This is a predicted structure of a 361-nucleotide RNA (Bacterial RNase P class A) from a Candidatus Krinioviventaceae bacterium.
RNA sequence: AAAGCAGGUCAGGCGAUCGCGUCCCGGCGCCGCCGGGAUGAGGAAAGUCCGAACUCCGCAGGGCAGAGUGGUCCGUAACGCGGACCCCGGGCGACCGGGGGAAAGCGCCACAGAAAACAGACGGCCCCGAUUUUUCGGAGCAAAGGUGAAAAGGUGAGGUAAGAGCUCACCGCUUCAACGGCGACGUUGAAGGCACGGCAAGCCCCACUCGGAGCAAGACCAAAUAGGCGAAGAGAGGCGGCCCGUCUCGUUCGAUUCGCGGGUAGGUCGCUCGAGGCGCCGGGCAACCGGCGUCCCAGACAGAUGAUCGCCGUCCCGUGUUGCGGGAUGACAGAAUUCGGCUUAUCGACCUGCUUUGAUU
Numbered sequence: 001a002a003a004g005c006a007g008g009u010c011a012g013g014c015g016a017u018c019g020c021g022u023c024c025c026g027g028c029g030c031c032g033c034c035g036g037g038a039u040g041a042g043g044a045a046a047g048u049c050c051g052a053a054c055u056c057c058g059c060a061g062g063g064c065a066g067a068g069u070g071g072u073c074c075g076u077a078a079c080g081c082g083g084a085c086c087c088c089g090g091g092c093g094a095c096c097g098g099g100g101g102a103a104a105g106c107g108c109c110a111c112a113g114a115a116a117a118c119a120g121a122c123g124g125c126c127c128c129g130a131u132u133u134u135u136c137g138g139a140g141c142a143a144a145g146g147u148g149a150a151a152a153g154g155u156g157a158g159g160u161a162a163g164a165g166c167u168c169a170c171c172g173c174u175u176c177a178a179c180g181g182c183g184a185c186g187u188u189g190a191a192g193g194c195a196c197g198g199c200a201a202g203c204c205c206c207a208c209u210c211g212g213a214g215c216a217a218g219a220c221c222a223a224a225u226a227g228g229c230g231a232a233g234a235g236a237g238g239c240g241g242c243c244c245g246u247c248u249c250g251u252u253c254g255a256u257u258c259g260c261g262g263g264u265a266g267g268u269c270g271c272u273c274g275a276g277g278c279g280c281c282g283g284g285c286a287a288c289c290g291g292c293g294u295c296c297c298a299g300a301c302a303g304a305u306g307a308u309c310g311c312c313g314u315c316c317c318g319u320g321u322u323g324c325g326g327g328a329u330g331a332c333a334g335a336a337u338u339c340g341g342c343u344u345a346u347c348g349a350c351c352u353g354c355u356u357u358g359a360u361u
Stems, first nucleotide, its partner, number of pairs: 001357010012312007020040009042332001046343002049341005054214004061244004066210005071085005086099005100205002105203002107199003122145001124141002127138004153171006172194001173192008218269004228260005235249004276295008313329007
């Protein structure tokens, strides 16, 4: 200097004038108004995909079905999330992708090919016999060739009629042992010629987890109407579906269900002090945990969080390029109970660490 890999920060700043929402203080002619102070939309507020806090369902118990997750260990309120590590694959590398089980069973692998898993002989190689041209028969082979995504472990040597783990060495695989590790696994050694194609985002098997509904949850106040009419009714309701169990109500003074019709749709709370932010210290490889200190940072309700000007910053254009002039404030985009994640959209600026290559010293 170039080419890459991984991660992080910001999302304009300051001032003035005017205008909005909430809270606090003071005052007043107190349905409200005036003055002062503080504060006011994101990194995704989005999607509603996971998980919870919280609220209600009278118990939410056991089982079946169903759904989710899936290497090991740790973190967390929890998770399908995060961290570290292990193995397989890709890459020169920084790094990236993947991960229960195929000897529990069933099923599938088109076409091509002889044959697609208790799976082989198309072409061919070797030997014997006949034929003495050609061809036929017998006994062997799975090594080299072909088909295919994939074909009876791989490389080398010996051996053989020709070949083959047939034999041997190394590698692969299986089993066992020792050592290391919490563990997934790793290293070393021994024995064995050696059961094993792929697909489980095919059914399935294994392990673990799972009540339901959701702030339009729910609680309270006020008001109004027709405390209406009709049908069914002995069982019904509660818990995603089903069964068991259990609880409550009810059996003609009728629980419950269905249909028609009428009134209200107003106000307050929930509603923002939090698994909270920031700083420092300690523990831990890290995620994260603990301690101390400090701060309060929207709570709207037809729904506020804005507009103008100036300076600076940033970007674009022009130019006489230490400068000047003009323009823009740009992308994705807008809180509505809250929080931890994941996913998606996106203009640009900056920063940190690491890898490879080239040059110079």
About this RNA:
RNAcentral holds the sequence, with entries from ENA. The prediction has a mean pLDDT of 76. Its Rfam family is "Bacterial RNase P class A". The family's RNA type in Rfam is ribozyme. About the family: Ribonuclease P (RNase P) is a ubiquitous endoribonuclease, found in archaea, bacteria and eukarya as well as chloroplasts and mitochondria. A source record names the gene rnpB.